[in-house]
Context: one part of a larger RNA
Molecule: small-subunit ribosomal RNA, 5' domain
Organism: uncultured bacterium
Order: sequence, then structure tokens, then C1' cells
RNA sequence: GGAUGAACGCUGGCGGCGUGCUUAACACAUGCAAGUCGAACGAGGAAUAAUUGAUGAGAUCUUCGGAUGGAUUUAGUUAUUCCGAGUGGCGGACGGGUGAGUAACGCAUGGGUAACCUGCCCCAUACAGGGGGACAACAGAGGGAAACUUCUGCUAAUACCGCAUAAGCGGAUCGGAUGGCAUCGUCCGGUCCGGAAAGCUCCGGCGGUAUGGGAUGGGCCCGCGUUGGAUUAGGCAGUUGGCGGGGUAACGGCCCACCAAACCGACGAUCCAUAGCCGACCUGAGAGGGUGACCGGCCACAUUGGGACUCAGACACGGCCCAGACUCCUACGGGAGGCAGCAGUGGGGAAUAUUGCACAAUGGGCGAAAGCCUGAUGCAGCGACGCCGCGUGAGUGAAGAAGUAUUUCGGUAUGUAAAGCUCUAUCAGCAGGGAAGAAGAUGACGGUACCUGCACAAGAAGCUCCGGCUAAAUACGUGCCAGCAGCCGCGGUAAUACGUAUGGAGCAAGCGUUAUCC
Repeated sequence: GGAUGAACGCUGGCGGCGUGCUUAACACAUGCAAGUCGAACGAGGAAUAAUUGAUGAGAUCUUCGGAUGGAUUUAGUUAUUCCGAGUGGCGGACGGGUGAGUAACGCAUGGGUAACCUGCCCCAUACAGGGGGACAACAGAGGGAAACUUCUGCUAAUACCGCAUAAGCGGAUCGGAUGGCAUCGUCCGGUCCGGAAAGCUCCGGCGGUAUGGGAUGGGCCCGCGUUGGAUUAGGCAGUUGGCGGGGUAACGGCCCACCAAACCGACGAUCCAUAGCCGACCUGAGAGGGUGACCGGCCACAUUGGGACUCAGACACGGCCCAGACUCCUACGGGAGGCAGCAGUGGGGAAUAUUGCACAAUGGGCGAAAGCCUGAUGCAGCGACGCCGCGUGAGUGAAGAAGUAUUUCGGUAUGUAAAGCUCUAUCAGCAGGGAAGAAGAUGACGGUACCUGCACAAGAAGCUCCGGCUAAAUACGUGCCAGCAGCCGCGGUAAUACGUAUGGAGCAAGCGUUAUCC
């Protein structure tokens, strides 16, 4: 000098764009953050309309029997709409948070998979025949304070289960061709075994099954790189390899039985400490050094530890089970919970914001769609926390006013500075108009940005420094005191170094200090 997710002191006008718990991965009140589909399904409730019955107030007529007519109530059917449960489908593995752990194929980079998977999407080929039995909801009965739960009975489906059909699919086997060092791969042909489906519809479509290919996303393996310590030198028993098996989508001691005794290590094993890694960011002429906030990629985690289930995908933040700690409810028998989602609270701390608005846009989930959901996101609020821009007036004005400071008492400085006169209106203020962002309806932001008009110089300057380094000095006070200080050093009676004043220098809505990095 530059830089910062900064903090502290003094000061503080406006706007734009960013950015804001670096500490306790401490504990959390409350609300919201993942639902959706009635065009998969059965049942229930409600509303409206039409219609068919029943009921039959008041009114009119009456021969007093009734007739006409139809308020109200009610039952059924049809149509439409709505509601909350249930079965079923898809999504809750994305999006959002955090950095605890991890020195590792975790990350980065370059390869491999003759060792693999891939829902939704795209392309192609073929198919979708015919049956069956349940379980929720519901009804009835029971238990419990609750959470919830038991029994009996009924029922639908794109839920579930057989059967049929079936090759270019899976398995076994035979023959041929071809490639590879090889376990084997690819292609052609034969035989045997196995294995599929679902319908809905507003008639436009939307779906289903199998196989092959694509796309996308992932799993696994390898080369190289990736902090400090030797005051850590030996480490290791599933350890190293083989054979056989199990397991997996897949290779593999991943797991297991047996066999061998290996394997790693001064090119630093093991152990200890520290740490998420990278693109990048800061600095520097560069080489390098430092950092890993925001934004983007990858990883890991979700109160602590363990486990699997479901699934195309999880060993699953707002799913399940077990154990631990903690908190809450309880009728004491037993239950409930997990903000490292967005706000917010307590606590810790030098220190870090609103329990805001909206799905209008972008994106995501579901849906044929309308649409619903979305604290992702878009916006607004707060903070000079940072960067950038603008303003706090412009011109004229010498009697060089007054005041103040100083003085050799003549003056000098403040100083064209002020006042005065003339002018302007950026920002702020008031009034009027008023967007783009949205494609046909739809705008949270927002009566915002922006434009026009109005009036008044009004509402808007501080902070640090002035001995040298280092731009800028005098007076008074103090008297090695009080104090200053980044280094050298100032202060003991004329201190340009302390304190105050006047003047000056620098930067400016900031200026200084502290901390950290180059």
C1' cells in the first nucleotide's frame, strides 16, 4: 500500500447493487417449510338445478262432500359442484441447511468398467386373452386417560394371486464363424426349461406389459496430486495371497470354510495433532504466500450410536425399529418429540437481521387439464457491513465588517469566507401522470422505477492528524507531574511531541483504532 462475512470509538443526507451467527454440530415456545391425482377405486356428508312421488299452510270457488292451486317438509333418480377420511398411483432420495466427522480414491485431474444399474423422458418392435380370492373405508361389539388398538361382518379397483400366450428376454445345453494373452466377448443356428400386462375417458386422448436402443443420472476400479510432527520407527491376524463358496446391480476378504505366510515401512508405514476438498478469492511484476464467507461442482452429516424396511434410487433432515441423553403429557398403566429448513426465542459472544408479502415471474412435485402445493424462488423490512454514484449549492461581493486568535500594538491571520445582491433545484419535500418485467386472463414488488409541475438555499459534515519518518504551527496551561507514543522518542518553567484555543494539513458520509492475510 492492498484486502476483510469484521468488531470498537466519534459522526451520519440520499440512492443502486451486493452482503449479514466466523462463537455453542448448544437447547428450542409458536407458525409455516411436501404434497398431489375423483380422467385408478368403493363408501359417506353437503349444496344447487331439473324431474318423479308423498305431505298439503294460506287463498279462491263451493251443492259444505269437496275442487282448483301449491307455501312448507320429505323420499327417489339424474346432472353439476364442494368437503374430509380410506384403498391405489406418482412424488416425499429433488429442492433447502450445516461443516461435526473425514488426511481418505474424500476431493482435483486423467483414464477404465471384457465387473455394473438407471423411475420419469425419446425412438423402435411385439403384446394386452380369460379367471379368482381378499383387505381398508363402512357397520356392529370391546379395551384405553390418551396415543392408539382388538374381534366379527360387508365391499371396489390401474391393489393382490393363479391360468393362458411369448422371443431378439433369463437359465441350461449343442454346433458354426470371428476377436482377445486370458477368465471370455460378439455374431449365426438348434433343443429344453422359466417368465408379462390394466384399465380410465369429457372419445380428443391418457395410460399398461415385455424387449432392444438412446438420453440423463449414478455405482465401482486405477495412475498422479492433496497440512504439520521422527521429542511418533516399527505396524498389521481377515492381516497378505490362493482355492472353493456366499452375497451384490456389479468387481473385490465385502463375508465365510480351508490352505500358504505373507503384506506395509526412512521415497516416512503406524501413531498423534489439525482440516471438509475444488472452481475460485486476497495479495504479488511474477514465482510464490495466505484463504476456502457469498456464488458454482463434489463429499459428509441431520439430537448421540446402531439397524434394516420400502424403492428405479435411501440405509432416508421434516419415514420406521432398537438403545442412550434430554424435554414434554399422563388418570402412573403408558405415551409424545427432534429448527445444521424459513422466521423467531434463550444461551454463548467483540459481533451478525423480520415470528414480513407473493406464488406475478423462474424452477420443482402431482394432475389430461383447470389447478393445488412450493419459507426453492421473486420481493419487501433492518444494519454505512462492503463497493459504486450523487448531494450538502452556483455567481458576484473589500467598508478586507463584526467576532475570535495573535502581535514588535503599527499590524497580521481567519478571509470572498460571511453579510448583501443575482441565480439554480440534483437529492430530500408536496402534487399530477405512471410502466417494462406477461405470451390470451393473471403483478407480490408498487402507485415502485421513471416523467412533469410547484415552493424554499432552505432539510443534509464530520473524523483524524500537524517533532522526524509524513502533508500541516502559533499562543496559553502544565512543570519527569498530568500525560503522549507505530519506531526514534517527548514532558524536570518559554514543550511546534502533554491539555486547550486559534490557525493549518489530509480524507470525506465517512474518518480513525484494533485484529488478521499478502